[in-house]
RNA sequence: UAACCAUCCAGAGCGACCGAGAGACUUGGCUCCACGACGUCGCAGCAACCACCCACAAUAGGGGCCGGUGCUAACGCCAAGAAACGAUGGAGA
Numbered sequence: 001u002a003a004c005c006a007u008c009c010a011g012a013g014c015g016a017c018c019g020a021g022a023g024a025c026u027u028g029g030c031u032c033c034a035c036g037a038c039g040u041c042g043c044a045g046c047a048a049c050c051a052c053c054c055a056c057a058a059u060a061g062g063g064g065c066c067g068g069u070g071c072u073a074a075c076g077c078c079a080a081g082a083a084a085c086g087a088u089g090g091a092g093a
Base pairs, nucleotide, nucleotide: 001093004090005089006088007087008086013043014042015041016040017039021032022031023030025081026080027079028078029077044072045071046070049068050067052064053063054062076085
């Protein structure tokens, strides 16, 4: 990077740095933002996809969770484009 599978109305924020836009794209709304958004880093937390552990007859389902990811405004902010696109994980090439 392209194809495959699963999920996307639950949940969880503080600090430092930065400095102007941000909420993926287009259009229309709405919202956040110099009382510092977005982003990066640190710490904390949430969750339970993978790994691991536990009970069980059991590759299903359940509980836990130090590890690998992920996530922590608003349903993936809302509607349409859109049976699309995107994001995250898994297993492979």